[in-house]
RNA sequence: UUCUUAUCAAGAGCAGGCGGAGGGACUAGCCCUAUGAAGCCCGGCAACCGACUUACCAGUAAGCACGGUGCUAAUUCUUGCAGCUUAUUAAAGCUGAUAGAUAAGAA
Numbered sequence: 001u002u003c004u005u006a007u008c009a010a011g012a013g014c015a016g017g018c019g020g021a022g023g024g025a026c027u028a029g030c031c032c033u034a035u036g037a038a039g040c041c042c043g044g045c046a047a048c049c050g051a052c053u054u055a056c057c058a059g060u061a062a063g064c065a066c067g068g069u070g071c072u073a074a075u076u077c078u079u080g081c082a083g084c085u086u087a088u089u090a091a092a093g094c095u096g097a098u099a100g101a102u103a104a105g106a107a
Stems, first nucleotide, its partner, number of pairs: 001107008013042001016041003022032003026080001028078002043072003048068003052063005076099001081096006
């Protein structure tokens, strides 16, 4: 990097420290940001994989949070393709795909 599977409406510092201008993947929007962005540290959340504990239908379930990740504005912030519903239009809503993110496995 590619492929497969699973998940993506919940949760986590509205005066923590350093840092200094950008950030929310991309498009178009719309937002956040010097009442301080990204990033790093600390804290926190969750529980995908491993370890451990318990139960039994022996591989699953429940638990734990020790190790490996991950996450910590807004539904994956909305949207991008297709279909459906309401509507004269404008527009609104629903479903699925695509794209993206994370984990585990494979090449």
Source information:
Predicted 3D model of a 107-nucleotide RNA (SAM riboswitch aptamer (S box leader)) from Cytobacillus oceanisediminis. It matches the Rfam family "SAM riboswitch aptamer (S box leader)". Rfam links the family to the GO term regulation of gene expression. The sequence was found by an Rfam model in a public genome assembly. Lineage of the source: Bacteria > Bacillati > Bacillota > Bacillaceae > Cytobacillus. Its mean pLDDT, the model's own confidence on a scale to 100, is 83.